[in-house]
RNA sequence: CGCGGGGUAGAGCAGUCUGGCAGCUCGUCGGGCUCAUAACCCGGAGGUCGUUGGGUCACAUCCAGCCCCCGCAA
Numbered sequence: 001c002g003c004g005g006g007g008u009a010g011a012g013c014a015g016u017c018u019g020g021c022a023g024c025u026c027g028u029c030g031g032g033c034u035c036a037u038a039a040c041c042c043g044g045a046g047g048u049c050g051u052u053g054g055g056u057c058a059c060a061u062c063c064a065g066c067c068c069c070c071g072c073a074a
Base pairs, nucleotide, nucleotide: 002072003071004070005069006068007067010026011025012024013023020057028044029043030042031041032040050066051065052064053063054062
């Protein structure tokens, strides 16, 4: 240099094919329950969707370049 997979909340992942206000579980914070803790129940915070540009009324989603991680081949 070539090929494939991946990058989305603190962690693990879905959503992408088929564009239309970004979700799930755990964690975290507040409250309830309890003598208390765990469990359980209710509520909240937390994301410029790796990055830059293009196309579009509108992009996590389509197109191109670049960066990072994993694997294959050489």
The RNA shown here (transfer RNA) has 74 nucleotides and comes from Fructilactobacillus sanfranciscensis. The coordinates come from a structure-prediction model, not an experiment, and the mean pLDDT is 85. Its Rfam family is "tRNA". NCBI's taxonomy places the organism under Bacteria, Bacillati, Bacilli, Lactobacillaceae, Fructilactobacillus.